Small-subunit ribosomal RNA, central domain from a metagenome, 350 nucleotides, folded computationally. Model confidence (mean pLDDT): 88 of 100. The RNAcentral record of the full RNA draws on SILVA.
[in-house]
Context: one part of a larger RNA
RNA sequence: CUGGGUGUAAAGGGAGUGUAGGUGGCCAGGCAAGUCAGAAGUGAAAGCCCGGGGCUCAACCCCGGGACUGCUUUUGAAACUGCAGGGCUAGAGUGCAGGAGGGGCAGGUGGAAUUCCUAGUGUAGCGGUGAAAUGCGUAGAGAUUAGGAAGAACACCGGUGGCGAAGGCGACUUUCUGGACGACAACUGACGCUGAGGCGCGAAAGCGUGGGGAGCAAACAGGAUUAGAUACCCUGGUAGUCCACGCCGUAAACGAUGAAUACUAGGUGUAGGAGGUAUCGACCCCUUCUGUGCCGGAGCUAACACAAUAAGUAUUCCGCCUGGGGAGUACGAUCGCAAGAUUAAAACUC
Repeated sequence: CUGGGUGUAAAGGGAGUGUAGGUGGCCAGGCAAGUCAGAAGUGAAAGCCCGGGGCUCAACCCCGGGACUGCUUUUGAAACUGCAGGGCUAGAGUGCAGGAGGGGCAGGUGGAAUUCCUAGUGUAGCGGUGAAAUGCGUAGAGAUUAGGAAGAACACCGGUGGCGAAGGCGACUUUCUGGACGACAACUGACGCUGAGGCGCGAAAGCGUGGGGAGCAAACAGGAUUAGAUACCCUGGUAGUCCACGCCGUAAACGAUGAAUACUAGGUGUAGGAGGUAUCGACCCCUUCUGUGCCGGAGCUAACACAAUAAGUAUUCCGCCUGGGGAGUACGAUCGCAAGAUUAAAACUC
């Protein structure tokens, strides 16, 4: 390179937006770049292939034909691709009137619990464990009552329930704001899909500056356990966890399953709409769209399983893989305050 693959064997980028590029709906004409057909020229000779011949054979040599898959010119064809115009509405988008939602940002508010402080009652224990001890307590603890302060998280509702591209999002309320869905079919008229680079987003931990600090708790200290115990258990406890701003850019960032479109038996839950039937009305029932689960047929699969939310049948585009170790390492480069991240080998070895 041609391939074959990518749920679990190596392999889907953490996830978006979008540049170049690739690719792209229906109709009727046009052009003729790709495409196809004819003709002409050229494609040196030798070599190659086929046939024949000459050296006794062969190697070797000679003759004829083919091939030289290409290029140029020219004459045509117009199905497909392309190009330039024209038209369409099924893709895509806009619009009108709707309902759903922990989607995002900022402000305000609330109750339960925890800890601490103050005061009252009250007296000898409390706490903790497998059992203990360290620890707290007669300077009055723990328990209980009242008041106050602080920070963090929001029980029940809560649900293979909802929303978001992913990370993620859960007390109540207000401001600003994104997206999706159903219905109508008024408007635009292919404006679409994918997307190397780029750009913004991205849990936790970690870093910088300044706040905050109730609970929890790496490190650390002590008590136990043990042969030891730099652990598991217990008593404490600092970073951190929280807020603002700025970095970091990684995760089993998982559905271990890239995005988009079309098609391909059913059954049964659930969430949000719409239509119909019925009815006094609400239910019930039927149809349909979108999401989210389970079961299952064909098909597919090495098997497990997947099965309209495909891992089935096809098309388009991107990322990635190519035996194990060495190694996601070294070196170089880029980024970062650092920690480190990204890119990414080889020797050697089995």